[in-house]
RNA sequence: GGGCGCCUAGCUCAGUUGGUUAGAGCGUGCGGCUUACAUCCGCAAGGUCGGGGGUUCGAGCCCCUCGGCGCCCA
Repeated sequence: GGGCGCCUAGCUCAGUUGGUUAGAGCGUGCGGCUUACAUCCGCAAGGUCGGGGGUUCGAGCCCCUCGGCGCCCA
C1' cells in the first nucleotide's frame, strides 16, 4: 500500500427482510430467606447501539466518512 471482519449496558454477547417498548447472561444495588455468609427467589438501576453526516414516513440494521481493534496479502 491492497483486501476482509468487528465496535450494542461495567464484562461476554443476541438483535431475522428497516417497523411499533433496545434485550439476555454475568456483575452491581435493594429486599426476602439465614444466627450469619453463600446458594436460591424477587425487584431495580445502568445504553444518546464507536464519532459525524446521508437515504427513508421510519435506521442498531442501508450508504458515505472519520476513529479504534483484529486477520490475510504485498
This is a predicted structure of a 74-nucleotide RNA (transfer RNA) from a Chloroflexota bacterium. It matches the Rfam family "tRNA". Rfam's curators write: Transfer RNA (tRNA) molecules are approximately 80 nucleotides in length. The coordinates come from a structure-prediction model, not an experiment, and the mean pLDDT is 80.